[in-house]
Model confidence (mean pLDDT): 86 of 100. Predicted 3D model of a 96-nucleotide RNA (c-di-GMP-I riboswitch aptamer) from Anaerolinea thermophila. Taxonomically the source falls in Anaerolinea (Bacteria, Anaerolineae, Anaerolineales, Anaerolineaceae). It was read from a public genome assembly, where an Rfam model found it.
């Protein structure tokens, strides 16, 4: 130099939290702000976690029955997480 491994020093990212926004929610954005991070840099590919708005099933009062609106219940991503674990691709700095 290059390659892999490491992270002392400078750089870098920015956890919870709180304001303001956007969504039905989970969760994004921005500020303030560091718990950590040696890819905590893209990517929703393979798993996993999370939400359930709409849709579905089913029960309930109303109701003469019967539609149908309207609650609750489970079911379910087309939504979300890359700081959940692998995978893909790219990549600063240089002490031991």
């Nucleotide at each position: 130099a290059c390659c892999u491994c490491c992270g002392a020093a400078a750089c870098g990212c920015a956890a919870a939290a709180u304001c303001a926004g956007g969504g039905a929610a989970a969760c994004c954005u921005g500020a303030u702000g560091a718990c950590g991070c040696a890819a905590a840099g893209u990517u929703a590919u393979g798993g996993g976690u999370c939400u359930a708005a709409a849709g579905u099933u089913a029960c309930a009062g109303u109701a003469a029955a019967a539609a149908a609106a309207u609650g609750u219940a489970a079911c379910c991503a087309u939504g979300a997480c890359a700081g959940c674990c692998a995978a893909a691709c790219u990549a600063c700095c240089g002490a031991a």